[in-house]
Background
RNAcentral holds the full RNA, with entries from ENA. The part of an RNA shown here (large-subunit ribosomal RNA, domain II) has 693 nucleotides and comes from a Candidatus Peregrinibacteria bacterium. Its mean pLDDT, the model's own confidence on a scale to 100, is 84.
Context: one part of a larger RNA
RNA sequence: GCCAACGAGUUAGCUGUAUGAGGUUUGGUUAAGGGAGUAAUACCCGGAGCCGUAGCGAAAGCGAGUCUUAAUAGGGCGAUCUUAUAAUCUCAUGCACUAGACCCGAAACUGGGUGAGCUAUCCAUGGGCAGGUUGAAGUUCCAUUAAGUUGGAAUGGAGGACCGAACCGUAGUACGUUGAAAGGUGCCCGGAUGACCUGUGGAUAGAGGAGAAAUUCCAAUCGAACUCAGAGAUAGCUGGUUCUCUCCGAAAUAGCUUUAGGGCUAGCCUCAUGUUAGAAAGCUGAGGGGGUAGAGCUCUGUUUGGGCUAGGGCGGGAAAUAACUGUACCAAACCCAGAUAAACUUCAAAUACCUCAGUGGAAUUCAUGGGAGUCAGACUAUGACAGCUAAGUGCCAUAGUCAAAAGGGAAACAGCCCAGACCGUCGUCUAAGGUCCCAAAUUAUAGAUUAAGUGGUAAAGGAUGUAAGAUUGCAUUUACAACCAGGAGGUUGGCUUAGAAGCAGCCACCCCUUUAAAGAGUGCGUAACAGCUCACUGGUCCAUGCGAUCUUGCGCCGAAAAUACAACGGGGCUAAAUCUAUAACCGAAGACGCGGAUUGUAUAUUUUAUAUACAGUGGUAGGAGAGCGUUCCUGUCAGCGUUGAAGCCAAAUUGGAAAGUUUGGUGGAGCGGCAGGAAGUGAGAAUGUUGGC
Numbered sequence: 001g002c003c004a005a006c007g008a009g010u011u012a013g014c015u016g017u018a019u020g021a022g023g024u025u026u027g028g029u030u031a032a033g034g035g036a037g038u039a040a041u042a043c044c045c046g047g048a049g050c051c052g053u054a055g056c057g058a059a060a061g062c063g064a065g066u067c068u069u070a071a072u073a074g075g076g077c078g079a080u081c082u083u084a085u086a087a088u089c090u091c092a093u094g095c096a097c098u099a100g101a102c103c104c105g106a107a108a109c110u111g112g113g114u115g116a117g118c119u120a121u122c123c124a125u126g127g128g129c130a131g132g133u134u135g136a137a138g139u140u141c142c143a144u145u146a147a148g149u150u151g152g153a154a155u156g157g158a159g160g161a162c163c164g165a166a167c168c169g170u171a172g173u174a175c176g177u178u179g180a181a182a183g184g185u186g187c188c189c190g191g192a193u194g195a196c197c198u199g200u201g202g203a204u205a206g207a208g209g210a211g212a213a214a215u216u217c218c219a220a221u222c223g224a225a226c227u228c229a230g231a232g233a234u235a236g237c238u239g240g241u242u243c244u245c246u247c248c249g250a251a252a253u254a255g256c257u258u259u260a261g262g263g264c265u266a267g268c269c270u271c272a273u274g275u276u277a278g279a280a281a282g283c284u285g286a287g288g289g290g291g292u293a294g295a296g297c298u299c300u301g302u303u304u305g306g307g308c309u310a311g312g313g314c315g316g317g318a319a320a321u322a323a324c325u326g327u328a329c330c331a332a333a334c335c336c337a338g339a340u341a342a343a344c345u346u347c348a349a350a351u352a353c354c355u356c357a358g359u360g361g362a363a364u365u366c367a368u369g370g371g372a373g374u375c376a377g378a379c380u381a382u383g384a385c386a387g388c389u390a391a392g393u394g395c396c397a398u399a400g401u402c403a404a405a406a407g408g409g410a411a412a413c414a415g416c417c418c419a420g421a422c423c424g425u426c427g428u429c430u431a432a433g434g435u436c437c438c439a440a441a442u443u444a445u446a447g448a449u450u451a452a453g454u455g456g457u458a459a460a461g462g463a464u465g466u467a468a469g470a471u472u473g474c475a476u477u478u479a480c481a482a483c484c485a486g487g488a489g490g491u492u493g494g495c496u497u498a499g500a501a502g503c504a505g506c507c508a509c510c511c512c513u514u515u516a517a518a519g520a521g522u523g524c525g526u527a528a529c530a531g532c533u534c535a536c537u538g539g540u541c542c543a544u545g546c547g548a549u550c551u552u553g554c555g556c557c558g559a560a561a562a563u564a565c566a567a568c569g570g571g572g573c574u575a576a577a578u579c580u581a582u583a584a585c586c587g588a589a590g591a592c593g594c595g596g597a598u599u600g601u602a603u604a605u606u607u608u609a610u611a612u613a614c615a616g617u618g619g620u621a622g623g624a625g626a627g628c629g630u631u632c633c634u635g636u637c638a639g640c641g642u643u644g645a646a647g648c649c650a651a652a653u654u655g656g657a658a659a660g661u662u663u664g665g666u667g668g669a670g671c672g673g674c675a676g677g678a679a680g681u682g683a684g685a686a687u688g689u690u691g692g693c
Base pairs, nucleotide, nucleotide: 001693002692003691004690005689006688011099012098013097015096016095017094018093019092020091021090022089023088024087027051028050029049033045034044035043055062056061065077066076067075068074102240103239105237109230110229111228112227113226114225120204121203122202123201124200125199126198127197128196129194131163132162133161134159138155139154140153141152142151143150167191168190169189172187173186174185175184206222208218209217210216215224243627244626245625246624247623248622253266254265255264256263257262267374268373269371270370271369272368273367274366282359283358284357285356286355287354288353294347295345296344300341301340302339304337305336306335307334311330312329313327314326315325316324377402378401379400380399381398382397383396385394386393407418408417409416422596423595424594425593427592428591429590433586434585435584436571437570438569442583444582445581446580447579448578449577455573461557462556465554466553467552468551469550470549471548472547473546474545482540483539484538485537486536488513489512490511493507494506495505519534523532524531597617598616599615600614601613602612603611604610605609628682630679631678632677633676634675635674636673637672639671640670647666648665649664650663651662652661653660654659
């Protein structure tokens, strides 16, 4: 990993509640216990007690009333009346509560015990350490000294001394990593007479012991051992939870919560009972309130320029002060013009919302009660806020889709576009989107644009791209471009400056003259001049032409990313691109046709049931309904069975499904149909359990 078997809403309660069925209703009913004893849990006693028959009050208590109160006032809860409805006991089912309470799962807590044959420390008693080296103190002798002393030689054999086996250890490295080994092996390395190593016996125990101290050790277990018990601890957490079909079908919100991944109530779903009336949604008409969008500046704030004018500043005013006065300064208020606001409004929509009327139409409303689930939402569009008008961001609102929705399109693609799958059908028509090939359908038609493979990514900005349009200027008195020639004089204008001569800088409404024309000078240049050039003028040449500005369509540049073209899905396309217009076709589980199943409502025949009409039949959590199968029990079939039961294998066949039947083989002794009852009642998942392979 596979296969098989096992494996999860159960059982109980002098419990409650709802629904269904039944009994009694002269209210219902027994419990313990007892009697007689049955096929039996049956039958007969037993009325203690419980529910109901009256309520009100905290209560005493009173009572169709009672409580409050000083009250006879008022009020609360009741009774009466109308409508509606009994009560009680038993069984079944749903749910709740109390119990382990659908199943499995902690880490932990408490109590009693078992452990120091591993390891830590300690106690007692034993054992072990090849060989080699060094050579302390002391001692002896000799020398020396007055003596002490000092030196030398020999002897001696000290040391947490040295080298190095056994022994103890394990720093490095390689291998080993389902190992030879749940910590080892090889090489290398440290200690090796010591705080050394080691045998045996003994001591210390978990709220503890031991520790040359590491949260280290206390039997492969240690921030508190192991074992049994409390015990099925608890788990707002994770996982799992077993047959079929039919009808309906959510939520991811509000409030509160030591609450935020949990809960309670409401909202939204379902079922039952009743109820709603020309009544729901929608549409049309009429009538409403509002202060959002927009707009505006009257108010409240913000704000620009100008005017006018208090006040202030500065100056003058005799040196100072004051009156007075000037002012290219600042400036309230006021006036004119122009702006601005979520917390401004003289104004003011569209929608939305409310009411009424009409229309509309198988379609809802409300109430009570049973059962839920939901409280992590996601994206898209629009309106706001927060953020950077960042986010596949956060947070509200309105709508849609997904969630819980399959089908077609978007290459692929929960949330986008189209469209809501009861089943069958080798029929028809369409939606979005498409029609050269992959690949169903026009290499359709007409008119334009694009040359960039733009199409088939992007901005500010830039550009004699190209197409269309508008305005305007010059031009046969010859434009624009090109070429030839001129482009002068006063004058080097004045100032400044070392110099400043058209051309560093400053000043000047920047003059005058000669001219066809020529600036007190457009640019280059010089130290300053010089030189080149432009404006301006003449000539040559010659045009349905040459310029300027603006608007619009489509293109161009701007344009850099990591394995590979790789920013059309590919081939490929100059249309098979883009715009405008037209016709046809393809295209879905949509619509329609035909056949069938089923739900609801209505009608008809009516005991059921059938037929017809209309409307339906996607679905997670979840509610409701109807069934299939398994085991056992009761009754029944005078059921089946060695002339072959169950089980197993195969085939055929029936049913809308769960499933059923028959035949053949195998097997070798039990088994079934029908009507009921009761459950250890259905397996694919739980890192499920056991077994097999």